[in-house]
Context: one part of a larger RNA
RNA sequence: CUUUCUCAAAGGAACUCAGCAAAAUAGCCCCGUAACUUUGAGAGAAAGGGUGCCUCCUCACAAAGAGGAUCGCAAUGACCAGGCCCGGGCAACUGUUUACCAAAAACACAGGUCUCAACAAAGUUGUAAGACCAUUUAUGGGGGCUGGAGCUUGCCCAGUGCCGGAAGGUCAAGGAAGUUGGUGACUUGAUGACAGGGGAGUCAGCGACCGAAGCCCCGGUGAACGGCGGCCGAACUAUAAUGGUCCUAAGGUAGCGAAAUUCCUUAUCGGGUCAUUUCCGACCCGUACAAAAGGGGUAACGAUCUGGGCACUGUCUUAGAGAGAGGCUCA
Repeated sequence: CUUUCUCAAAGGAACUCAGCAAAAUAGCCCCGUAACUUUGAGAGAAAGGGUGCCUCCUCACAAAGAGGAUCGCAAUGACCAGGCCCGGGCAACUGUUUACCAAAAACACAGGUCUCAACAAAGUUGUAAGACCAUUUAUGGGGGCUGGAGCUUGCCCAGUGCCGGAAGGUCAAGGAAGUUGGUGACUUGAUGACAGGGGAGUCAGCGACCGAAGCCCCGGUGAACGGCGGCCGAACUAUAAUGGUCCUAAGGUAGCGAAAUUCCUUAUCGGGUCAUUUCCGACCCGUACAAAAGGGGUAACGAUCUGGGCACUGUCUUAGAGAGAGGCUCA
C1' cells in the first nucleotide's frame, strides 16, 4: 500500500445522482394500536412496559459484578434475531423474464369483449399418407384486443378491412354461328412437264353471342384498421355564453391534465426548507391526454421508481488508533 474487521471526542447526512455503504431495530410476555378499506385487512401498525424476586459475597449507600435458592407456559448478557412513519407515480394481487451487464412500469394472470367453427369442425403441421386439436363437441375448441372488483367506455361507416346483397356495368379459361389466309384429297388437258377446275378435310388468325367469382354498385359493421376543424364578432381593454361564415364522414364527450405525455419551462400560485430545476396541491394557455393500442379513481400487495421525516450512524467535517490476511524487504 491492498483487503477484511474493531473502536471513536464534538457534530449527526453538512457526504452523495441517491442515506450507496455502514450503524441502528431485533427473541418472548403484557399493554396499546390511526387514516383508509373491497370489512378480509391495514397490524408485529405506531407508541410503551417487563424479561425477574429473595439471600449472600466484593464494594462507600447505590450502580456494576460473582455464587446459591425459588416461581412461572415462557427468564435473551453468547449465537440467533423486523428499523419505522408520512406522501406521490406505475402495475390490482401470488407468479414469469433477457443462463453470463436489464427483475421492471415489461410478460402472464383471474375477469371483460369481439370473432371463427356443427365435427371428416375451425385452426396448426406435412408434397402426401397422416398427425395435433381430441378418443374433444358451443358452459367445449381456435384466434385478436384488453387486463381483479367498483364508476364508465362518447361522436364518425367518407377511406381501408370484414359481413350481407344481387338488379345493372365490367370480366378469364372454355364454347361458338360466322369470316380471313395457308395447305389441299379429287379431277380435266392421252402421259410427263405445265396449265386449269374443284372444294371435302386440315392448320392458323379474327370473331357476333354464351360465360363464374372478383371489382364497380347497394346496405351493415368501431371492445374492426382508424379519425375526432378553421376564421370573424360584445359600448375601456380582455374574453367569447350567444351569433356569422367556410370546410368535413364527424369535428374530442365524460374524466384527467406542465403528467412516465409540456417544447417554450426552473410556466404561474400555494405548501414544505433559512435556502429546493426534485416533491405535493391547484390553475388550464393539452407544442403533441383521452375513453378496452381503454379513461379516471382505488384498499391490499412491490428486492419497483420518486419526495419528506424520526431513529441511527466514520457517508461527511477530518482525519486517527488497533487487529487478521496479502503485498513489500531481509533471512

The prediction has a mean pLDDT of 81. Predicted 3D model of a 331-nucleotide part of an RNA (large-subunit ribosomal RNA, domain IV) from Ziziphus jujuba. RNAcentral holds the full RNA, with entries from SILVA. NCBI's taxonomy places the organism under Eukaryota, Euphyllophyta, Pentapetalae, Rhamnaceae, Ziziphus.